[in-house]
RNA sequence: GAUGCGCGAAGUGGGGGUCGCCGUCGGGUCCUUAGGGGUGCCGAUGGAGGAAAGUCCGAGCUCCAAAGAGCAGGGUGCCGGGUAACGCCCGGGCGUUGGUUUCGGCCGGCGACGGAAAGUGCCACAGAAAACAAACCGCCGAUGGCCCCCUCCGGGGGUACAGGCAAGGGUGAAAAGGUGCGGUAAGAGCGCACCGGGCCGCCGGAGACGGGGGUCGCAUGGUAAACCCCACCUGGAGCAAGGCCAAAUAAGGGAUGAGGAGUCGCUCGCUCCGCCUGAGUCCCGGGUAGGCCGCACGAGGCCGUCAGCAAUGACGGUCCCAGAUAAAUGACCCUCCCGCCGCUUCGGCGGAGGACAGAACUCGGCUUAUUCCGCGCAUCCGAU
Numbered sequence: 001g002a003u004g005c006g007c008g009a010a011g012u013g014g015g016g017g018u019c020g021c022c023g024u025c026g027g028g029u030c031c032u033u034a035g036g037g038g039u040g041c042c043g044a045u046g047g048a049g050g051a052a053a054g055u056c057c058g059a060g061c062u063c064c065a066a067a068g069a070g071c072a073g074g075g076u077g078c079c080g081g082g083u084a085a086c087g088c089c090c091g092g093g094c095g096u097u098g099g100u101u102u103c104g105g106c107c108g109g110c111g112a113c114g115g116a117a118a119g120u121g122c123c124a125c126a127g128a129a130a131a132c133a134a135a136c137c138g139c140c141g142a143u144g145g146c147c148c149c150c151u152c153c154g155g156g157g158g159u160a161c162a163g164g165c166a167a168g169g170g171u172g173a174a175a176a177g178g179u180g181c182g183g184u185a186a187g188a189g190c191g192c193a194c195c196g197g198g199c200c201g202c203c204g205g206a207g208a209c210g211g212g213g214g215u216c217g218c219a220u221g222g223u224a225a226a227c228c229c230c231a232c233c234u235g236g237a238g239c240a241a242g243g244c245c246a247a248a249u250a251a252g253g254g255a256u257g258a259g260g261a262g263u264c265g266c267u268c269g270c271u272c273c274g275c276c277u278g279a280g281u282c283c284c285g286g287g288u289a290g291g292c293c294g295c296a297c298g299a300g301g302c303c304g305u306c307a308g309c310a311a312u313g314a315c316g317g318u319c320c321c322a323g324a325u326a327a328a329u330g331a332c333c334c335u336c337c338c339g340c341c342g343c344u345u346c347g348g349c350g351g352a353g354g355a356c357a358g359a360a361c362u363c364g365g366c367u368u369a370u371u372c373c374g375c376g377c378a379u380c381c382g383a384u
Stems, first nucleotide, its partner, number of pairs: 001380008009371001013336007021047007028039004049356001053367002056365005061238004073234005078092005093113001094111007114229002119227002121223003136169002138165003143162002145159006177195006196218001197216004202211003242293004252284005259277002300319008337354002340351004
């Protein structure tokens, strides 16, 4: 110096200016049912993020559902701690792996890391055999058979028919503990030593687990991100949740009731009363448009002290910090910086540009995206 990773910070690239946009507060002004409300005005003031993103986990909040218990379904899975909670975070254990080492360790990376001795399934290709083991090449052939020789019993040699073996070779991701010595016909935990493993005590630790002892020749392949078993957790939908006000409209209810028809009484007519129907008006109801709340004081930010290895917690002080709804957070000018491109009379001039990205109920995480700059670590290159 370059690259990568992590952390910090993350600002129109820095500074200055002008004009706007959304909100809040105060004033002015207008309306008012006097509670309050509006605003082409004035002033002050706040105005995106570390990820606002993906919507993957966990919660708050809201509505719906819901006696209790169990089953099914879904999720989580070493131990301890943190937290409102979590599949997150911290510390530890174990496994695996890299570097380094004075071989004692030290510094890291990664891990869905409960159970394979409850049961079931699966293990491609290759291979003799992939789980009640098996035998292709191979080794042996002690014992028995067959053949030959010596021969009194018997002994020797050969063969590889029966049979024995699993050491060596070969296959495979994986081959029924490993290494060595003994042993044997050849072999074999067959015997022994060490390592590994099972079981039972002991010691340390809160625990995962670790250490050491005894005992058993060793009996159990892998796979649960296959079914499954065990333990624990688990109702659903989501701010378009949900609540309030309410023009309009339909159903429904009530009051009033023009008019109409009929009945009774009466000689007829008129009037009154009761009943049926009933336009219209008003009220209730309903809840579309629209408005308001939810909705910005919160598991809140910052600073300090204390506790803790840490995650985090306790206490004290201090601050108030976006709230839009078709959706505000922008545009332009001057100047400086950075690298790039073009021109150059080598003085400069001109051009395009300056990470990812934009709140929508709110928090805690995870994941993903990204760099003008600062710090740390690793690797590589160059110079001394």
The prediction has a mean pLDDT of 76. Bacterial RNase P class A from a Longimicrobiales bacterium, 384 nucleotides, folded computationally. Rfam family: Bacterial RNase P class A. It is annotated as a ribozyme. The model forms 89% of the base pairs in the Rfam consensus.